[in-house]
Background: A computed fold for a 255-nucleotide part of an RNA from a Methanobacteriota archaeon, annotated as large-subunit ribosomal RNA, domain VI. Rfam family: Archaeal large subunit ribosomal RNA. Rfam links the family to the GO terms ribosome and structural constituent of ribosome. Taxonomically the source falls in Methanobacteriota (Archaea, Methanobacteriati). The coordinates come from a structure-prediction model, not an experiment, and the mean pLDDT is 81. It was read from a public genome assembly.
Context: one part of a larger RNA
RNA sequence: UGCAUAAGAUGCCUGAUGGAAGAGGCCCUUUAGUACGAGAGGAACGAGGGCUUGGGGCCACUAGUUUACCAGUUGUCUGACAAGGCAAUGCUGGGUAGCCACGCCCUAGAGGAUAAGAGCUGAAAGCAUCUAAGCUCGAAGCCUUCCCAAAAACGAGGCAUCUCAGAACACUCGUAAAAGACGAGUUUGAUAGACCGCGGAUGUAAGUACGAAGCUUCGGCGACGUAUUCAGUCCUGCGGCACUAACUGUUCGAG
Repeated sequence: UGCAUAAGAUGCCUGAUGGAAGAGGCCCUUUAGUACGAGAGGAACGAGGGCUUGGGGCCACUAGUUUACCAGUUGUCUGACAAGGCAAUGCUGGGUAGCCACGCCCUAGAGGAUAAGAGCUGAAAGCAUCUAAGCUCGAAGCCUUCCCAAAAACGAGGCAUCUCAGAACACUCGUAAAAGACGAGUUUGAUAGACCGCGGAUGUAAGUACGAAGCUUCGGCGACGUAUUCAGUCCUGCGGCACUAACUGUUCGAG
């Protein structure tokens, strides 16, 4: 944009049609020392369990990453301390969330019609014959059940409610995201930030006091340690809380 000659909004459906990897392999137990076989030997259908390849999902655990973050430390610079800049994130040790695999979970069953094939009854052809009429079985394959998309399915669908409403932009955002789209919110508010609390990361901050190896021009200087201090710093996490910002508005829409 389209769908009625004849308005919309919101919510929920139907399912023509299309898609699909609820898949494959190996081993063990049982069946069973059974069937079979003179013996030697020696199955299968079915049932249960495990492993593995592939597929789908997830992050409580384990592991990886973690240029958010915390700590240590070298060189140099900011006059010194503190706090920092640069040097591949300077290097090193840790590491939350998120993302992930090496981690965890799932990966059924049944029905119908059939193929090759196996048969029943049975004539043509007094017999025989699965076939000519008729009938019964038979596959990881086909069609359903199950999952996903789906009214643009031009035969363009249906139901319920509401009504002169409604929608979009703009604004705060993310369970969404290449752009659109989708979803949450907009003071009748927890949408984001700040703050507070919890949880988590690092590992005990600065300052001060005390101790102190060593050095000394004998005046002092002083690495480092202890206490204050499970401190200080930080958080992509959770909750609370209107403090800040969701303002002012614009456009479409009337048939």